[in-house]
Context: one part of a larger RNA
RNA sequence: UGACGGGGGCCCGCACAAGCGGUGGAGCAUGUGGUUUAAUUCGAUGAUACGCGAGGAACCUUACCCGGGCUAGAAUGCAAUUUGACCGAGGGUGAAAGCUCUCUUUGUAGCAAUACACAGGUUGUAAGGUGCUGCAUGGCUGUCGUCAGCUCGUGCCGUGAGGUGUUGGGUUAAGUCCCGCAACGAGCGCAACCCCUAUCACUAGUUGCCAUCAGGUAACGCUGGGAACUCUAGUGAAACUGCCGCCGUAAGGCGUGAGGAAGGAGGGGAUGAUGUCAAGUCAUCAUGGCCUUUAUGCCCGGGGCUACACACGUGCUACAAUGGGGAGGACAAAGGGCCGCAACACAGCGAUGUGAAGCCAAUCCCAAAAACCUCUUCUCAGUUCAGAUUGGAGUCUGCAACUCGACUCCAUGAAGCUGGAAUCGCUAGUAAUCGUAUAUCAGCAAUGAUACGGUGAAUACGUUCCCGGACCUUGUACA
Repeated sequence: UGACGGGGGCCCGCACAAGCGGUGGAGCAUGUGGUUUAAUUCGAUGAUACGCGAGGAACCUUACCCGGGCUAGAAUGCAAUUUGACCGAGGGUGAAAGCUCUCUUUGUAGCAAUACACAGGUUGUAAGGUGCUGCAUGGCUGUCGUCAGCUCGUGCCGUGAGGUGUUGGGUUAAGUCCCGCAACGAGCGCAACCCCUAUCACUAGUUGCCAUCAGGUAACGCUGGGAACUCUAGUGAAACUGCCGCCGUAAGGCGUGAGGAAGGAGGGGAUGAUGUCAAGUCAUCAUGGCCUUUAUGCCCGGGGCUACACACGUGCUACAAUGGGGAGGACAAAGGGCCGCAACACAGCGAUGUGAAGCCAAUCCCAAAAACCUCUUCUCAGUUCAGAUUGGAGUCUGCAACUCGACUCCAUGAAGCUGGAAUCGCUAGUAAUCGUAUAUCAGCAAUGAUACGGUGAAUACGUUCCCGGACCUUGUACA
């Protein structure tokens, strides 16, 4: 100087407390361990691995296993040599890849030899490797932590390591600001500048809108028209403790304050200092070294990554009446669409099929929002709860659904009556609950992820205690 303390002081955080809802029990989905296996490819492992890399494992992917093949090789460059084409058509063998046979067959310049171009074969040279080392590395990332810290120049103090500044008294979300001070200044962080959102104004008015006027319909901004409103998307305004009162030297704090759409950082996002964990990644990529070169490379067929006495994590669905079934009615936002989205009509109980208008989309479509409201039924049961499992019949995608896809219909109707010890999330448009969309994608194992809106709570006395952190101080046989 740090680190540590079941030392002290002070402060903070869904850290506790106060509340609400879960997990832990059941079934299923998914990841992991373990076991099994020819292979169950590899990585990630307290917090900071385990719906993680993977935002799509039937083939491909694919790295694994078994078997069949290739050896300058699947791709690209250079040199030499050879053929004349390449393409195309057909045959044999084969699971395919591959191996092999036959037919057909160049252009430009030139009379020609030949040269050039292009393509194939052969030879040579550079290959290739998801092989090892993340403890050789770059880059990227997690975490402490969006915590308030981390440093420098000059000066001063100390023999020196170092200190001071950065400590102290207040204040703040903040090393934020004020006052004081052997310090005076400065940098990286904080904040602000950026984006979305809440209010208003201006500009613009189609594909969006329709108050007024007119026309028209079974109905509809449907038509003429309008530029008000909504909205769209560009530019501005607006919030600063600015005003008032109280407290305070100041910074600032307080208020059922005024005004205001918004009040003291209005809400949310992006933004992550110096460093820590030899944290993670050589399998995104790049890269040193090592290893391999008729194989640890490359192609192909099939299998595996989907196994199953079991254990754990993360989820979904339930156990019902604040509910289940039936009928009718209402209201979003944000996305996507030409290898596409598909209205509508018809067929089918349905998944879907057959026709087919419109739309490269503020125009058309996906599209039905659901919870909700009204009426009705069930009456506390393992039930008209719950839906696993299994049997049968189908639809769709795709060379191909056996291993191993999703969906539909009929039948079947398991466990489960609110879950031990323990443990998690959340402070407001939040939790809880309800649907919607998208990426990936032929299809889909999505209950995942990422966005979007609808309905919409309870509680916080407080900081004694648990956990983590910041500052000052103290002890130390630790560095």
Predicted 3D model of a 479-nucleotide part of an RNA (small-subunit ribosomal RNA, 3' major domain) from a Chitinophagaceae bacterium.
The coordinates come from a structure-prediction model, not an experiment, and the mean pLDDT is 83.
Its Rfam family is "Bacterial small subunit ribosomal RNA". Rfam links the family to the GO terms ribosome and structural constituent of ribosome.